Transfer RNA from Clostridium tagluense, 76 nucleotides, folded computationally.
Its mean pLDDT, the model's own confidence on a scale to 100, is 81.
It matches the Rfam family "tRNA". From the family's description: Transfer RNA (tRNA) molecules are approximately 80 nucleotides in length. It is annotated as a transfer RNA.
RNAcentral records the identical sequence in 23 taxa.
RNA sequence: GCUGAAAUAGCUCAGUUGGUAGAGUAACGCACUCGUAACGCGUAGGUCGAGGGUUCGAUCCCCUUUUUCAGCUCCA
Numbered sequence: 001g002c003u004g005a006a007a008u009a010g011c012u013c014a015g016u017u018g019g020u021a022g023a024g025u026a027a028c029g030c031a032c033u034c035g036u037a038a039c040g041c042g043u044a045g046g047u048c049g050a051g052g053g054u055u056c057g058a059u060c061c062c063c064u065u066u067u068u069c070a071g072c073u074c075c076a
Base pairs, nucleotide, nucleotide: 001072002071003070004069005068006067007066010025011024012023013022019056027043028042029041030040049065050064051063052062053061
């Protein structure tokens, strides 16, 4: 330099013919307990890496770009 993959809640990850974004865990609250933990119930937490475009509507399609990982770097 080229190719491919990944980026979504604090963390680990789901999420397709484009239609209001979820789980586990962590955090907080309640309940339980003599008390703590565990278990149970609930709450909050996201401008879906960034910027544009298409569309009535984009995490999803197109373009550019940032970071990480893997492969190639003989020819071209």